[in-house]
Parts: sequence; structure tokens; C1' cells
RNA sequence: GAGGCGAAGGGCAAACCCGCCGAAAGGCGGGGGCGCAAAGCCACGGGCCUACGGGUGCCGUUGCACCUACGGCGGCCGGGCUGCCUUAC
Repeated sequence: GAGGCGAAGGGCAAACCCGCCGAAAGGCGGGGGCGCAAAGCCACGGGCCUACGGGUGCCGUUGCACCUACGGCGGCCGGGCUGCCUUAC
């Protein structure tokens, strides 16, 4: 540099449940453990989710539909940075 078959010490923690925060998506803490060799960090590109607010249309009113990220997801893919063990190279 490239890789993760096997091993050791460990690490993280999906669904679900409880509490808190949030309009929501979702986040944080506890339990839990499906999985993960970067499931460590960064929303830079794509993708996906949400729509308080804003916009457009409809509606006699309360409202309804659609659009919209400046809000999210790093456990969707790519990219960047860093890193433990190991070498079937």
C1' cells in the first nucleotide's frame, strides 16, 4: 500500500419498550440486541423522510389539497478525515 478468511481483547447498537425534547421527520438517556471492520467523525454530491413556517389553488367559515428545507436520516450510496486487531497478500 492492499485486504478482512480465521483469531484475541474489546467497541457500536436495529426493531421493540420506558422517560424527556421536537409541529413533524427525528434526536437524547435507560432497557434491549437485529446486525456492523469504520454502525468512528463531516450533510460536500446524489437519494430518502418531514412540512411548524412560507407559497399556490379550492372552500361561505372552521378548514382541505399540492409545492417548498433553511429541519432531518451517516444503520441508503458516493466522497473527505481519522483509527484498533490481523495478513489466508
Molecule: c-di-GMP-I-GGC riboswitch aptamer
Organism: Ammonifex sp.